[in-house]
Context: one part of a larger RNA
RNA sequence: GGCACUCGGUGAAUGCCUUGGCACAAAUAGGCGAUGAAGGACGUGGUAAGCUGCGAUAAGCUCCGUUUAGAUGCAAACAAUCUUUGAAACGGAGAUUUCCGAAUGGGGCAACCCGGCCGGUGUUACAGCCGGUCAGUCGGCAUUGAAUACAUAGGUGUCGGCGGCGAACGCGGAGAAUUGAAACAUCUUAGUAACCGCAGGAACAGAAAGCAAUAGCGAUUCCCCCAGUAGUGGCGAGCGAAAAGGGAUCAGCCUAAACCGGACUACACGUUAAAGCUUGACAGCGUUGUGUUUCCGGGGUCGUGGGAGCCGAUGGGUCCGGUGUCAAACGGACCGAGGAGUUACAAACCGCAUGUAUAGGUGAAUGUUCUGGAAAGUUCAGCGAUACAGGGUGAAAGCCCCGUAAUCAAAAUGCAUGUGGCUCCUUUCGGAUUUCCCAAGUAGGGCGGGACACGUGGAAUCUUGCUUGAAUCUACCAGGACCAUCUGGUAAGGCUAAAUACUCAUUUGUGACCGAUAGUGAACAAGUACCGUGAGGGAAAGGUGAAAAGUACCCCGGGAGGGGAGUGAAAUAGUACCUGAAACCGUGUGCCUACAAGCGGUCGGAGGAAUGGCGACUCUUCGGAGUCUCCGGACUGACGGCGUGCCUAUUGAAUAAUGAUCCGGCGAGUUACUUCUCUGUCGCCAGGCUAAGCGAAAUUCUCGCGUAACCGUAGCGAAAGCAAGUCUGAACAGGGCGUUUAGUGGCAGGGAGUAGACCCGAAACCAGGUGAUCUAUGCAUGGCCAGGAUGAAAGUUCGGUAAAACGAACUGGAGGUCCGAACACACCAGUGUUGAAAAGCUGGGUGAUGAGCUGUGCAUAGGGGUGAAAGGCCAAUCAAACCUGGAAAUAGCUGGUUCUCCUCGAAAUAUCUUUAGGGAUAGCCUCGGAUUAUAAUUUUACGGAGGUAGAGCACUGAAUGGGCUAGGGCUCCCACAAGAGUACCAACCCCAAUCAAACUCCGAAUGCCGUAAAAUGUUCUCCGGGAGUCAGGCAGUGGGGGAUAAGCUUCAUUGCCAAAAGGGAAACAACCCAGACCAUCAGCUAAGGUCCCCAAGUCAUGCUAAGUGGUUAAGGAUGUGGAUUUACUUAAACAGCUAGGAGGUUGGCUUAGAAGCAGCCAUCCUUUAAAGAGUUCGUAACAGAUCACUAGUCUAGUGGCUCCGCGCCGAUAAUUCUAGGGACUAUGCAUGGCACCGAAGCUAUGGGUUUGUACUUCGGUACAAGCGGUAGGGGAGCAUUGUCUUCCGGUUGAAUGUCGAUCGUAAGGUCGGCUGGACGGAUGACAAGAGAUUAUGUCGGAACGAGUAGCGAUAAAGCAGGACUGGAAACCUGCUCACCGUAAGCCUAAGGUUUCCUGGGGAAGGUUAAGCCUCCCAGGGUUAGUCGGAUCCUAAGCCGAGGUCGAAAGGCGUAGGUGAUGGAAAACAGGCUAAAAUUCCUGUACUUGCAGAGAGACGUUUUAAGCUAUGGGGUAACGCAGAAGUGAAGGUUAGCCGGCGAAUGGUUGUGCCGGUCUAAGCCGGUAGGUGGGAAUCGCAGGCAAAUCCACGAUUCUAACACCGAGAGGUGAUGGGGUGGUCCUAGACCAGAACUAACCGUAAUCAUGCUGCCAAGAAAAACCUCUAUGCUAGUUGCUCUGUAAUCCGUACCGCAAUCCGCCACAGGUAGGCGAGGAGAGAAUCCUAAGGUGCUC
Repeated sequence: GGCACUCGGUGAAUGCCUUGGCACAAAUAGGCGAUGAAGGACGUGGUAAGCUGCGAUAAGCUCCGUUUAGAUGCAAACAAUCUUUGAAACGGAGAUUUCCGAAUGGGGCAACCCGGCCGGUGUUACAGCCGGUCAGUCGGCAUUGAAUACAUAGGUGUCGGCGGCGAACGCGGAGAAUUGAAACAUCUUAGUAACCGCAGGAACAGAAAGCAAUAGCGAUUCCCCCAGUAGUGGCGAGCGAAAAGGGAUCAGCCUAAACCGGACUACACGUUAAAGCUUGACAGCGUUGUGUUUCCGGGGUCGUGGGAGCCGAUGGGUCCGGUGUCAAACGGACCGAGGAGUUACAAACCGCAUGUAUAGGUGAAUGUUCUGGAAAGUUCAGCGAUACAGGGUGAAAGCCCCGUAAUCAAAAUGCAUGUGGCUCCUUUCGGAUUUCCCAAGUAGGGCGGGACACGUGGAAUCUUGCUUGAAUCUACCAGGACCAUCUGGUAAGGCUAAAUACUCAUUUGUGACCGAUAGUGAACAAGUACCGUGAGGGAAAGGUGAAAAGUACCCCGGGAGGGGAGUGAAAUAGUACCUGAAACCGUGUGCCUACAAGCGGUCGGAGGAAUGGCGACUCUUCGGAGUCUCCGGACUGACGGCGUGCCUAUUGAAUAAUGAUCCGGCGAGUUACUUCUCUGUCGCCAGGCUAAGCGAAAUUCUCGCGUAACCGUAGCGAAAGCAAGUCUGAACAGGGCGUUUAGUGGCAGGGAGUAGACCCGAAACCAGGUGAUCUAUGCAUGGCCAGGAUGAAAGUUCGGUAAAACGAACUGGAGGUCCGAACACACCAGUGUUGAAAAGCUGGGUGAUGAGCUGUGCAUAGGGGUGAAAGGCCAAUCAAACCUGGAAAUAGCUGGUUCUCCUCGAAAUAUCUUUAGGGAUAGCCUCGGAUUAUAAUUUUACGGAGGUAGAGCACUGAAUGGGCUAGGGCUCCCACAAGAGUACCAACCCCAAUCAAACUCCGAAUGCCGUAAAAUGUUCUCCGGGAGUCAGGCAGUGGGGGAUAAGCUUCAUUGCCAAAAGGGAAACAACCCAGACCAUCAGCUAAGGUCCCCAAGUCAUGCUAAGUGGUUAAGGAUGUGGAUUUACUUAAACAGCUAGGAGGUUGGCUUAGAAGCAGCCAUCCUUUAAAGAGUUCGUAACAGAUCACUAGUCUAGUGGCUCCGCGCCGAUAAUUCUAGGGACUAUGCAUGGCACCGAAGCUAUGGGUUUGUACUUCGGUACAAGCGGUAGGGGAGCAUUGUCUUCCGGUUGAAUGUCGAUCGUAAGGUCGGCUGGACGGAUGACAAGAGAUUAUGUCGGAACGAGUAGCGAUAAAGCAGGACUGGAAACCUGCUCACCGUAAGCCUAAGGUUUCCUGGGGAAGGUUAAGCCUCCCAGGGUUAGUCGGAUCCUAAGCCGAGGUCGAAAGGCGUAGGUGAUGGAAAACAGGCUAAAAUUCCUGUACUUGCAGAGAGACGUUUUAAGCUAUGGGGUAACGCAGAAGUGAAGGUUAGCCGGCGAAUGGUUGUGCCGGUCUAAGCCGGUAGGUGGGAAUCGCAGGCAAAUCCACGAUUCUAACACCGAGAGGUGAUGGGGUGGUCCUAGACCAGAACUAACCGUAAUCAUGCUGCCAAGAAAAACCUCUAUGCUAGUUGCUCUGUAAUCCGUACCGCAAUCCGCCACAGGUAGGCGAGGAGAGAAUCCUAAGGUGCUC
C1' cells in the first nucleotide's frame, strides 16, 4: 500500500413533523386623501440593539360594552408597580397624533433652512418663544375697476371643487418588434406589449333612420349553438362572422320644435286710442301694445306616423280669483278617490319591526387493571350523542381540556329588508285637413385614410382630415354596387337597474395541492444581508426535551475543550443539540504484497487465519477450556486461463473524437381545447346524445329536467333539380358515382392540429426608462507652472546722408523660442503576465507661457451625444451603452432525455424540393382486420421472348501488306489529237492478316415469363393504426471516371458489417467457418490445425540448403533436381600441361609516323601438323606478351539449345530484432492416406418462454416450430407519492438507516439482528410534479493538486528590561543602528462617518504569533457675534405665475425665483484636557444692531430739519507678460545669558551645547503711487424727478486731495523662557539673557508701473440724488449699557480611516516646506518631525 470486517470523525441526505405558502369556493368590501392620504424619517420602555405598538398625552389617554384573576408585547432576568373599589385582554365611540411626503407661506440636496400677518408671552428696547393663518388652479357669488364713454381685461373678498396614492377588471389617445409565411415586401404576430388620459364598484352599450324576407321578431349585455360554416386572403401563411334557435336577466323614459303665457333681457316701431286688457253686454283703463331677440313656465315626444292649431263630445265635491256688474268659460287652493316613488323617469328626512356585521354566553357523557418515564394503548365494566368535525393533553381520548350539534346575546356604530309617516302625479275620446312643427354646415357627394370577419374589391354599412352640400311626411333612411317594386324604420339631443368582468383587501371553509434544494423571492430581524453612480438585481438560513429538569460540585487546562458527578425514559437528546446515509478522513483485527508488467475484472485455485456444528480425547474450579477428525458457509489470494472502460456521435471508437473530479438532492413527451382520427371497452340502437341553463339535495359523492344544436338514417349533379337512383347525353344507349344498411354517446389508450408543447442553449430585434462621480466636447468661476538661457520690435545717443537710407553702442524684454524640476504625457528596453496592479514598476524619453495643465459647478443621451477623426469615448461594457419588459423571441443546429422482461424487426433507395446534414410521397418494419385460390416462395423438368459475354467482318466504320488496275500527279514525248514510262498518291475488285460502348451474317451461361410436379403452409395481396430510414461501409464479380493509381470515386449484382456474439486469420467492423433462450467438469464436427508456448501425428515418399520457408519485378547467373533433344567422343573427345604460332609484307592509302593491332580500302598468295594482311595487351612508331589454329601428353565421357520443380542475385530508411515467440534442415515445400484436436454449429440431458394445433376436469397437458439484434412497432409487469375501499400492525417499539439470510426470469419482495423513537402497511380500484453514472446540467458537501506556490517594494535591524502573564523576533520602556526630510514632516478642502480618548478582551478579522490593533465590549469626547456655511448678492445652469407650442405625457419661456467655484462687517497672544479649542480660561481688541445719557448742530407759521426706493448716478469692477524698487517672514554670524567640563592622539580655549521670543489692535502717516482741483451758471441726456451724474460756458488756482507697505511707539511693570519644593496622578512657588550686523524673499506696498493685442463677469453691500409717503423734533460725535440666532467643529486626510472587492508598490485640489554645497523646489548629506514598510 491492497482487500474484507469492526468502531469512530466529517457531512448533511433520508424518514417523520409544520408555525409558512399555493389553489379554489361562499359571503363581505370595492376605496383612502387639503378634517393632510399611501409611504416614510425621527423619537417613544426603569435597564432597550432589532421587530411590533404608539406620537412630546408617545408598548399609551377618556367613555361605553364583553369577560374574569391575574397583569406590565415578541422576550428571559432584575428592579419597581397595577389589580374583585374589576387590572390585563377583546369590541365600539372619542382625544392626542413631532417632521417629511399631493405638501399647499417662500425656498430646498425629502424628513432641513428662512419668513409675513393676527393674538399671547418676553425685553427699557431690538431679539427670542407659543398658538392661529398665508400655495396654485377651476367654478359660483359679491365688490372694485385700466387702455376706452358704457363696458371688459385685471385686482380683492367669500363659498365650493380639483391635486396625490391604490392589485386587477373598464372606456378612450397613441402604438412596436422578435415571430409565422420554412427567404421576404402585402399579410401575420396585433390593435398585442410598453406608454398616456379618465372613471366606476363595476365600466361600456342601450329603448331601432334595427334585423329579416313575402313568414315574422321587437332596447342593451352575457352564455350555449350556429361554425371553423358564409366569407376574406401574395385566394399563401392565415384571419373568420351574422340572422335564426336555446338560456341568464329584464324597465323603460326625459328633452328640442310647433302653440300658449310671463319677465325692470335688449333693440326697433308706436301716442290716433285702431290693435290690447279671457268671452258677451254695458262702463272703464292707458309707457297698455306690436315685431324681433333672450330667459322662465305650461304644452309636447311619435312611425298601424306623431304633435300643434281647428271642430265636437266628456268631466267627484267645496272654496277662492281678475277694472266694475251679470253669465259662461278658465285658472288656483282644499277635501276625497286612485296611482307611483328615493337606481333612470322630481326629491329629502324620521319612526318602528325583523335580520345581519363588529366583543361574547350556555353547552351531554368514565372509572378500573396491566405495561410503561408518561396511557389516550391493553383488560374489565359503564355512559352521552340534534354533540363520533377538528385540535390539544408525557404513545393511539365521543365521555381530561378547547371545542362541536343545538341555542342565547349588544351600551355603541353600521348595513339590508318590510312597514308607517313623507313626497309626487292624475279626466278622457272622436273627427276633419289647401295650415304649422318634427334636431343643418347635418344627411349625402368628391379626394385621402381608418373601422367593420371583409387586404379596394362589384363593396354596401360606420367614422372623418380637406372640399362641397339637401329635404320636413306628397318627406327621409335602410334592406351588401346600382335601379324599380315591396318591406322595415324615423338620423343629425339626452338618461337608464339587472344579467357580465376583476380581487389589493376582510371573514369562513375546502383540497387524490407542497412539506424546508419543495411551497411565495421570503416558515427565521426578507425585499433583509449583499452588489450596482443609478434604473435595477437579490440570497442563504426550520426541528434539544414531555418538562430546561440547559450539567450544582470535583479534576486537567490561560482559555477553548474534556474527564467524573448529577438531571432525564434516553446525553452517541448537551443549546455545533431528532433521525444522521454517501463522498472523504481515520482506529483496530485478518490475509496479501519488495525479480515484478497493463481497463484492475472474471473463471479456476495452493496456502493462511478465523468461525459455527456433529463426534472423539485431555484437563476442569463442573461455568467451561484445550487438542484432533469431518462437514458448512463466509475472508484473503501466491499462481494460471481469457479479457483494449462508460456515454454520445458515426460507414466505422480502446481510440490520440465528445462529455463526466467524487458523493448526495433537484433535473426533460406534460396540460388545455373532449378540435379531428383510429383502437379497446361500456350504454342505447335506426337511432344516439345533450350544451348553456334550471330545480332538488346538500360534509365533497350526486340526482332530475333541459332535444336548441350536432352526428347518423340517401344519393347524384356546377346548379336548378330529381331521387334508389342520378349525372352526362338526341337517346329507352354506354359510362361515372351510388343503392344490397349501423350508428351514436361516455371512459381509457395510440396519433394529429392549435397553444412555449420533450428539456436546456444564441448572436440579435423592438418598447419604456436609468446613466457625462469614468471619459469626449462646451459653458461659468477659481488655481498652478523651481531655476537658467537667447535677446525681436520699439527707444536713446553717436556716426552717416542734401534729407532719407544705413551703421555702432546702450536701453529694452518679444516668442504656440531654447535647456530643465513640479505638473502633464506615454516613445524605447527590461520586468510583471494564477501580477503588488483587470495596464503597473524600474531605467531612459517628450512637452513644460501655452492650441498648456488642473479644482469646483453646470450642459449635451443611445441610431442619440461628443469626437484636432483612432470607429475613438459615453461608469473596467461600444460598428450602436446599461436596466426592465415583449419573452419560455426563433434555432431545418449541438447536447441531454431517468425501472424491468417478452416478441417481431428496418433503412441509409426512387421522385420532387432556393433541395442536397431538412422535408413530403413511395419503398423497406410493426400491430390489427379481411380475402382461402394448389395465393406466394424454392427446387426440378419442359416451353418461350431476348441480342449481353464470346465470336465474326455479311452491313456501318476503322485499319496493314501484296496483287490487279480506274482516276490523279510527275517525267519523256508532243502543233493538235494521241502515246510511253513511273522506286509517286490511289478507288473498285482479289489474296493474306486485323479492330469496334454508340458495328452484327451469328451467339451462349445466368436472369426473366409461363406450364407441370414436389416441398413449405398465408409468408402473397388488400384495408386501417404506429413508425423509423433519405451520411452508409468493405469484399467478390460486371462496367464507367482516374493513370485497367488509391483504405479513391460512381453504377449494377451478391454477401457481410451496420444491427452479429462464437471459432480461425498472432492481434484485426467487413475475409474463412458459423447465426448466441438458459444450464451441464457429456458427445460429434466446420474453417483451421496436431515440436513447445497451445488442444491434437515428432505419419509416409520426394524436393529445398536459400533459415528459402518467413516481402517484390524487369533482368542476370556453369545453384540444384527432373525431362526432351542435339553435337563431339577409345580413329582418344572436354579441361590442364609441353611446344609451335611462319614467309611475300612495314599489303595499299593516309599520316610527322601507321610496321597485324588511330583510320579508309582490299583481305590475296606461299610454307606448313598449324599459323588471321590478325583476338587482346603494349610502343612516338617499331619491339615485346598473347589468342585463334596445330602437334604431343593424359584419360572417359564432354559440350550446346529447350522445358519443368525448388532455390540465388536484383533487395536501401530513419529508437533492438521478430515466421506471433521459442526454436526448426524438417517443426520448410510438394504429393498421399489414415488418425486426432477444434465453435455459443449439430447432438444428448434438464429447464424457461412465444406462436400454432389438439385435448381439457379451464388449473393446465401433449405435440410441432421458434426465441442475435440498433432505429422502430407490439405485449406484459415492478417500484414511488397521494385518494377511495375493507381490514391489519405499532412504546412488549412504526417509518428511516445499517448488516445479514432468503424468495422471484427481471424490475423487485419477505424475514431476522442492531439503530431509531412515532407512525406504518395489505387487498382491489383510481390519480400522477412517477424511476438519472452523463445535458462544458443545477445546488450543497468532500477530495486531489499540497502542507506545495505565496505571505504585496531589498529603508534593517540588534540588545537589555517590563507588565498582566500559560506563552514574546513583532506589545511597552530604554539604548544602539538604519531610512525619509519640496517628505515617508505640518495645515486644510473633498470624501469617509466615530475610525478619536480611556478601561477591559482575544473566538473571528490582521496574509505568521500576538499580551498588540484602525478588531470586539463598555464608558467618555466635538463648546464660536469675529473660522466656514445659512441668514445678503449674483455667473453658467436650473425651476418657472400668466403666455405659447404640442395626440397625451410634455417642450420652450416672460415676470420672478434658485444656484458658488466668485463679491460682501468684525480677534489676536498665551494657558489648560486622556480626548476640544482663533470656540473654554486669562489678557488685550474689534464689528453690527438696539436703548439711554451728554455737550453741540439743524429745525419747529408747512419757508419741510430729518427719515423713507424695488427708481437715477457713482463705486464695487476685474486680461496677459515683463522690469525695477521697498520689504515683513526666514536664515547666518557676532555679542549676551544659562549649562558642561574630560571621553582622548590632543583640547580652560579664538572650547562645546542650548537659548537669545513676543500678536491683533491703537497712535502717527514714511518710502512710493495716482489725479489737476475749486466755484458759479446753463441744461433738448440719464424712460418720471433730481441739488446727483453726463454735457457746455465762465472765473479762480499750483498747491492740494486721495491711495499707501514697512519701520518706530504703545499693547507689554504682561506672557513665554529656566529652575525649585511637595503627597510625583498632579499641585504650588520663584523666574536669566531677551541686542546688533549681514544675507535675502513667489507675502505686502500693488486693483501700482511699463509694454502688448486676442481688448479681458454680474449683482448686492457702500456713497449720493431726488419721487412718493411720514413727521416736530432730528442728527453726526463721545460715553454707558445691552443683544448677536441656526448648522459644522472629534479623527483620517499622498492615506491601513477617501476612490481602486483587500491593512492593494496605483489615483487624489490647495497652503507651509529649514541647514551645508548648489543657478535651483535638480542632486547628495542632515534639522524639526516621522518611520524601519505585520512573518
Large-subunit ribosomal RNA, half A from a Candidatus Zixiibacteriota bacterium, 1735 nucleotides, folded computationally. NCBI's taxonomy places the organism under Bacteria, Pseudomonadati, Candidatus Zixiibacteriota. The sequence was found in a public genome assembly.